This record gives sequence, C1' cells and structure tokens, in this order.
RNA sequence: UAAGCAAAUAGCUCAGUGGAUAGAGUCUAUGUUUCCGAAACAUAAGGUGGUGGGUUCAAAUCCCACUUUGCUUAA
Repeated sequence: UAAGCAAAUAGCUCAGUGGAUAGAGUCUAUGUUUCCGAAACAUAAGGUGGUGGGUUCAAAUCCCACUUUGCUUAA
C1' cells in the first nucleotide's frame, strides 16, 4: 500500500437483530443510615445510537458509501 473479516449504543464496560418513553452494571450527585467515613438501600442526572444516504407505515437493528479502530493475508 492492497484485499478480506469484525467492531462503533451513557464518562467507562456492555445488552438490545424491524414496533412500548433505547436499558443494565459501574462512575457522579442527593437523601436515609453512622460520632465521622466506608459499605448497604433509595432517588436523580447522564444517549438522538461513528458520518451521510436508501428500503419500510415504522430502523440502534436491513442495504450502500465513507470515517475510525482491531485482526488476518499478500507485496
């Protein structure tokens, strides 16, 4: 450099494979508890799903292009 495969969803790690307001853990904040902290429990905040199009009544999900990351192969 070229080809192929996989991945991109909350600050972080991930789930969700066509239809309900996109969820969980962790982190953070507040409260309860405690002499104070930690732990535990409760509540809250935090996303327009890598970018742009297409299909569909309806797309995180299916299709195309591009970007980024990882792996493999070849030179």
Record summary: Predicted 3D model of a 75-nucleotide RNA (transfer RNA) from Udotea sp. TZ0819. RNAcentral holds the sequence, with entries from ENA. The organism belongs to Udotea, within Eukaryota. Model confidence (mean pLDDT): 81 of 100. Rfam family: tRNA. Its family is annotated with triplet codon-amino acid adaptor activity in the Gene Ontology. It is recorded under the gene name trnR.